[in-house]
């Protein structure tokens, strides 16, 4: 000195669960299971929302974009808790995972370059 941090814009990435109640359908061991619906309720969370031609697509909100735990895999995992495959922690100095520009700043920290 430059980049990272902060803010803004555009672009891009991501998840939308679990339980209860009521109803329909199917199976059979006839009281249980599976599946679908709900201008029904509850839980956690930033977010569990709407529309449609409904294996998915589009839109909105929210979060995240390499200082990458947003999110996915592991995972119907392990421990705890609970009505609960939800929730909390582990796993995790594991593996993946989506960027450009401008503004501000020059305290600290990290990396790189030059003297």
């Nucleotide at each position: 000195g430059a980049u990272g941090c902060u803010c803004u814009a555009a672009c891009g990435g991501g998840g939308u669960g679990c339980c209860g109640c009521g109803g329909g359908u199917c199976g059979c061991u006839u009281g249980c299971g599976a599946u679908c619906c709900g201008a029904c309720g509850g839980c956690u969370g930033a977010g569990a929302g709407g529309c449609g031609c409904a294996g998915c697509g589009c839109c909105a909100a929210c979060c995240c974009g390499a200082a990458g735990a947003a999110c996915c895999u592991g995972a119907u995992c392990c421990g705890g808790u609970u009505u609960g495959u939800a929730c909390c922690g582990g796993c995790g100095g594991a593996g993946g995972g989506a960027u450009u520009a401008g503004a501000c700043g020059g305290c600290a920290c990290a990396u790189c370059c030059g003297g």
Predicted 3D model of a 115-nucleotide RNA (TPP riboswitch aptamer (THI element)) from Rhizobium alarense. The coordinates come from a structure-prediction model, not an experiment, and the mean pLDDT is 76. Its Rfam family is "TPP riboswitch aptamer (THI element)". About the family: Vitamin B(1) in its active form thiamin pyrophosphate (TPP) is an essential coenzyme that is synthesised by coupling of pyrimidine and thiazole moieties in bacteria.